[in-house]
Order: sequence, then C1' cells, then structure tokens
RNA sequence: UGAGUAAACUGAAUAGUCGCAAGGCCUAACCGCCUUGAGGAAAGUCGGAGCUCCGCAGGGCAGAAUGCUGGGUAACGCCCAGUGGGGGUGACCCCAAGGAUAGUGCCACAGAAAGAAACCGCCAGCUCUUUGGAGCAGGUAAGGGUGGAAAGGUGAGGUAAGAGCUCACCAGCGGUCAGGUGACUGGCCGGCUCGGUAAACCCCAUUCGGAGCAAGACCAAAUAGAGGAACUAUGGAGUUGCCCGCUCCGUUCCCGGGUAAGGUCGCUUGAGGAGUAGGGUGACCUGCUCCCUAGAUAGAUGACUAUUCUAGACAGAACUCCGCUUACAGGUUUACUCAGAAC
RNA sequence: GCCGACGUAGCUCAACUGGCAGAGCAGCUGAUUUGUAAUCAGCAGGUUGCGGGUUCGAGUCCCAUCGUCGGCUCCA
Repeated sequence: UGAGUAAACUGAAUAGUCGCAAGGCCUAACCGCCUUGAGGAAAGUCGGAGCUCCGCAGGGCAGAAUGCUGGGUAACGCCCAGUGGGGGUGACCCCAAGGAUAGUGCCACAGAAAGAAACCGCCAGCUCUUUGGAGCAGGUAAGGGUGGAAAGGUGAGGUAAGAGCUCACCAGCGGUCAGGUGACUGGCCGGCUCGGUAAACCCCAUUCGGAGCAAGACCAAAUAGAGGAACUAUGGAGUUGCCCGCUCCGUUCCCGGGUAAGGUCGCUUGAGGAGUAGGGUGACCUGCUCCCUAGAUAGAUGACUAUUCUAGACAGAACUCCGCUUACAGGUUUACUCAGAAC
Repeated sequence: GCCGACGUAGCUCAACUGGCAGAGCAGCUGAUUUGUAAUCAGCAGGUUGCGGGUUCGAGUCCCAUCGUCGGCUCCA
C1' cells in the first nucleotide's frame, strides 16, 4: 500500500419564522410565558417475563416446546466459555449437535436383491457329450452392472474359487485404564463390522393452567327485553382439548335495546441509565456516587427560509421490560490476518 | 395494539402417507359454418410469494422474510 476478519460508534449541523402534544406559572376563563418531546432498530410479534383477570391452577391422559457439556440470567428457543463436526492459506466463521442396539414405517425409478441379497460372472463335484460345451445339486459377495446408498476400506497371505478366513494400517463399535466437574480426549485389548432416514411416527430427559392493557378497576348517562334456542340436577354452564376433582343454580348463545365513539385510573421510577471501585477467562455479579429522559386516545414530535458540508440510509413510541430476527446510503475508531514493496 | 388463517397456470381450485405439479373456465391453432357463437381435435402457458436448511429427492417437513384476509370496545 492492497485485500480481508472481528468488535464498537455515528446516522447532517446552525440560525430564524409559523405550528402540534404534555407538564408548570399566571388568570374567573381565554390569551400569554417557560421547560420537555422517537429509535438502534420504535419494525416483525418470533422466544421469555413483569402486570391484570379467570374458579389459586390439584391429579391423569392428550398436546406443545426444547435437545453436546458447564455456567450466566427474573426467565428464555437468549448470552458466555468449552467439546465434537464442517469451511477458510489465515485472522476467523457456521452447526435443530439426544437415541437407528426399544419398536414400527418409508427408501420412487433403476437393479437379482434396499435387509440379512446369487442377475451376469468365478469355482471343485456328479451325469451326458459332437471335447466347444450342456444339465443337476451346491459353494462364493473378489469382479461386472443398477443406484444417492449394496453388507467395513486398502494391501498382503490364504483358498478349488472366495470370504476378517488370517495379518498390517485406517474407520467405526464394545470393554478397560488414565486425565477432565462434564461434553470428551489419549493409551491398551477384543475380528465385534451392525445400511440410510427421527426438520417420519416414536422412545428418553426437562419445561409448560388459560387469556391478554380492546387485560382489568371505579364513576357517570340512557334504555324495552313477558323475544328465540339449548339443557332442567344422572342436568346445564365455567375452567379457551378431554376425564376426575372444584365453583354457581339458572347459565350460555343468538336476536333486539341504550349510550356515542363518555370520563378517571392502569400509564410510565424501572430486572432503569451514567460514572467509578472490586470479583470472574467471559456472559455477568456486588458496593458507592449522580440523574429522571415522550405518555397521546383520531392519536403530538412538523413545515418553510438562509448558510455550510461528506448532500443526509433504514425508518415513527401506544402497558412495560429482557432477548432474537430482519432493514440500513455514507462515515469514524480499535484489534488482528494474508500478500506485496521499502528500510 | 392483541389474536388467528391463507399464498399453486390469466381466474377458480386439486395434488392422499415426501417420489415425473393437474382439472375447469379463459388464450392460441385447425376443422365445422356464407360468417360468428356453440361443438370437435390439438397446442401453449408454472421461480408452487421470496430466501435458506433437512433428505437421494420438497408444493408437502423446518426456519426466516414478504404480502393478503378475518376476529376482538362500553351498559343493561
């Protein structure tokens, strides 16, 4: 200098004018004045919680989710550190990564055969023979062919031909010893050689009551229910799958009626943020100090003008957090890797 | 805001347990007719919304994303 890897930050600025929302001051009430006013993702609503209600949520079945190990956290399918596997020259990145020896299913077409296989081929025996071979009953997974996958792979010995039949190395499996909290790793022994698929059913382990701020509580106003349906206590309804258990005695649903898009609370101080010290490899935890930073309910955060520059991306809160995922023009910083050049 | 369902040919829909994506209407060509419609014969038309993954193989199974549609207010 070029090409990359990982992490973090930023996301036009200044001034003026006119507006919007909330709070405060003033006022009888307006008017007026002051302060504050979107994000790293506010998004998708994917995971987990707080909070609220249901009959306090107890048992069984069904169902759903998760799935290497250890830790963090209020919790999680998140995060950190490691193990194993894969990719890259490397920095580094990716992985739904339990069980196929519990059982069942499936493996189209092709192929003899897709689970324990003889189509071609090879081989000793018997019979016939025109001496080329043919037939019979067998052995054989070395070779050919099919397939995504063919019964461990390569080589040597061995054999009638072959074969883990035997041996060496490699791969897997099982046992044992050592190390590690553990996943696992390493050594030794045993010919033990067993197809794939569980993001097919399933098995194992762990977890899960349901609904959601349009939850829910209070106040106010108005009205018409003698309407219909289901079931009458061995019943109905609720528990948002079923049964038991539990609660109520009329309940539920439909239709009709009223109010007019009513008001207050929930509504923003919280697993909160910043700084600092300590512990831990790290996620994170603990102590101290400081700060308060939108809260609407037809829904505010905008428009115009001027100047400058690198010419401004994705995008707009609606009960609140912690994560994940997705979108994002350009710019900045730190650490590291590879290649080239110079000293 | 919260909850749920669905994306396949131009339109409406199929595809069972993963195994060559099909039907009706519409379109095109030919026949029939003086001509058109109807009818008959044939043809074409597909990124299964998009992108990854599992598998030998994905419309189907899993994840992420985009789009469309539906339901949910108070009182008695």